[in-house]
């Protein structure tokens, strides 16, 4: 890097270093940024995927056990502007226009991509 599965509307910032762009990606929008963003470092915090532990009910199993489900801990990761910032591809409702198509606005559904975890070769 490719693959499989799960999750992504919640949550959590101060200080130091640096010095110009940054928010993955073409594009559009909208934001952050010399009152110093982004990145890095330190400390702090959030969360609970894996892990540990204690139950209730329950499915499979002869059993050992495996799975579903809840509380607690925080060892391995992760994360700490904005829904994954929004759109983009397909599609539905409503409103506008002008009866239809196209178009504009708005609210949804699906997909793609991405991120994170776990797994497997």
């Nucleotide at each position: 890097g490719a693959c499989u599965c799960a999750u992504u509307a919640a949550g959590a910032g101060u200080g130091g270093u640096c010095g110009a762009g940054g928010g993955a990606g073409a594009u559009g929008g909208c934001c952050c940024g010399a009152c110093g963003a982004c990145a890095c470092c330190a400390c702090g915090g959030c969360a609970a995927c894996c892990g540990g532990u204690c139950g209730c009910u329950u499915g499979c199993g002869u059993a050992a056990g495996c799975g579903a489900u809840g509380g607690c801990c925080a060892g391995g990761u992760g994360c700490c502007a904005a829904u994954u910032c929004c759109a983009g591809c397909c599609u539905g409702g409503c409103g506008g226009g002008c009866g239809a198509a196209u178009c504009c606005g708005u609210c949804g559904g699906g997909g793609a991509a991405a991120a994170u975890g776990a797994g497997a070769a």